[in-house]
Context: one part of a larger RNA
RNA sequence: AAUGAAUGUUGGCGGCGUGGAUUAGGCAUGCAAGUCGCGCGAGAACCCAGCAAUGGGGGAAAGCGGCGAAAGGGAGAGUAACGCGUGGAUAUCUGCCCUCAGGAUCGGAAUAGCCGCGGGAAACUGCGGGUAAUGCCGGAUAAUGUCUCUGGACCAAAGGUGUGAGUCCGCCUGAGGAUGAGUCCGCGUCCUAUUAGCUUGUUGGUGGGGUAAUGGCCUACCAGGGUGAUGAUGGGUACUGGGUGUGAGAGCACGACCCAGCUCACUGGGACUGAGACACUGCCCAGACACCUACGGGUGGCUGCAGUCGAGAAUCUUCGGCAAUGGGCGCAAGCCUGACCGAGCGACGCCGCGUGCGGGAUGAAGGCCUUCGGGUUGUAAACCGCUGUCGGAGGGGAUGAAAUGCAUGGGGGUACUCCCCCAUGUUUGACAUAUCCUCGGAGGAAGUACGGGCUAAGUUCGUGCCAGCAGCCGCGGUAAGACGAACCGUACAAACAUUAUUC
Numbered sequence: 001a002a003u004g005a006a007u008g009u010u011g012g013c014g015g016c017g018u019g020g021a022u023u024a025g026g027c028a029u030g031c032a033a034g035u036c037g038c039g040c041g042a043g044a045a046c047c048c049a050g051c052a053a054u055g056g057g058g059g060a061a062a063g064c065g066g067c068g069a070a071a072g073g074g075a076g077a078g079u080a081a082c083g084c085g086u087g088g089a090u091a092u093c094u095g096c097c098c099u100c101a102g103g104a105u106c107g108g109a110a111u112a113g114c115c116g117c118g119g120g121a122a123a124c125u126g127c128g129g130g131u132a133a134u135g136c137c138g139g140a141u142a143a144u145g146u147c148u149c150u151g152g153a154c155c156a157a158a159g160g161u162g163u164g165a166g167u168c169c170g171c172c173u174g175a176g177g178a179u180g181a182g183u184c185c186g187c188g189u190c191c192u193a194u195u196a197g198c199u200u201g202u203u204g205g206u207g208g209g210g211u212a213a214u215g216g217c218c219u220a221c222c223a224g225g226g227u228g229a230u231g232a233u234g235g236g237u238a239c240u241g242g243g244u245g246u247g248a249g250a251g252c253a254c255g256a257c258c259c260a261g262c263u264c265a266c267u268g269g270g271a272c273u274g275a276g277a278c279a280c281u282g283c284c285c286a287g288a289c290a291c292c293u294a295c296g297g298g299u300g301g302c303u304g305c306a307g308u309c310g311a312g313a314a315u316c317u318u319c320g321g322c323a324a325u326g327g328g329c330g331c332a333a334g335c336c337u338g339a340c341c342g343a344g345c346g347a348c349g350c351c352g353c354g355u356g357c358g359g360g361a362u363g364a365a366g367g368c369c370u371u372c373g374g375g376u377u378g379u380a381a382a383c384c385g386c387u388g389u390c391g392g393a394g395g396g397g398a399u400g401a402a403a404u405g406c407a408u409g410g411g412g413g414u415a416c417u418c419c420c421c422c423a424u425g426u427u428u429g430a431c432a433u434a435u436c437c438u439c440g441g442a443g444g445a446a447g448u449a450c451g452g453g454c455u456a457a458g459u460u461c462g463u464g465c466c467a468g469c470a471g472c473c474g475c476g477g478u479a480a481g482a483c484g485a486a487c488c489g490u491a492c493a494a495a496c497a498u499u500a501u502u503c
Stems, first nucleotide, its partner, number of pairs: 001502003005499005012353006018346002025309003029306003034067003039064002046057004074264003083189008092181002097177007105139004114129006145154003159169002190236003197227003203223007239261004243254004266287005289300004317343001319342003325339001326337004356386004366377004390444001392439005399432002405426009447492005452473003458487005468475002
């Protein structure tokens, strides 16, 4: 000098930050991923007509289907590794997005929802009937695509809105781009030799398999290699970097918050779906733990946001809002969003402000000391005159809001469905507030540590090697400037001191 600090005493306000470092221990409760009716069938409540049957409107919940759920958010257990950093490489994939070139034809069979009948305590589930699609399947078409023995063979599609579609939103194929990702390599990356040898898919080759893709990645056969004192193998510790702290620097130490990468998601294993996962709030199996049970069987996973128990020196609200930024879905309106934006709590940190200002000597009283003369506290107070920061009460007031949308008008693009631009009106603030005005009145706002030397600041009393102090030297055994108290002083100040740790 510093800290994600803790502890003691004290504590007025504000701004900006920051806050589970220990048990990757266990978790009650709520919320944290949905959305689309312009893909599809069906359709409750309710409304209208009707005596009713029924018809029309209406659209909730559920279902099929699409996209998303692989992002965002959390944590650092594992990992000494191509994990990360840096610089290269290519044998690869890439939904949505952009550009370009083409295509979109003819049919079919199911199935959920629904209806009927059941099983089960529940979770859930069986049978029968019938139905739709941008769901599924077949035929056609087929190159600039794929394979190729260069003869040829093979591969696709879906509609919607609307009065109206070459034109809007989509669908299929191909090429390119962008973005994202996979893989490989050079170099760098802690301690330990009281760890010296390690290795059999091991090292290489051939054939085959597998993958989006190279490769012992896997497999069969063959060869007998590969690596190590420039530290292999083993053991310990540890996410890594940008950076952070310190320091004149070199270095040393660290890796909270923020950003990037990696890894993990009760523990271990596995694949499915998909452009992408071997998937935090998906699936299956095993295990431990917990819960429900009608004992037959089921359910769960906060290292998301809050919150709770435990352990700990120690770390917050079961808050508000989608107004802004961003994300998902949607033509859109919009819906969802514990991301995020805000508020709350904590002097935890940094910074700023205040706790008054001027005058005022009979140097009042009181306290302390005293050589008893006085000295000091001390212009300090009282008293007089002002001011009005902050806080309090009341009132005004920019800004964070610009878009989107809606309405009208105008212009342009082959355009009554689309796109762009302009103008006018209208719509949106959870939360906070710059700043200004009024009221009132010094009123509500100072402590902590230290005073033997180092080290700024001393006297008296008490105690008597006791009680105690102490960072080091050392104080204390009857006048202690070192213990305790008082007065006085010194330092810093809404803080001060101690402890721990780093330089």
This is a predicted structure of a 503-nucleotide part of an RNA (small-subunit ribosomal RNA, 5' domain) from an uncultured bacterium. The full RNA is in RNAcentral, with records from ENA and SILVA. The prediction has a mean pLDDT of 85. It matches the Rfam family "Bacterial small subunit ribosomal RNA". Its family is annotated with structural constituent of ribosome and ribosome in the Gene Ontology.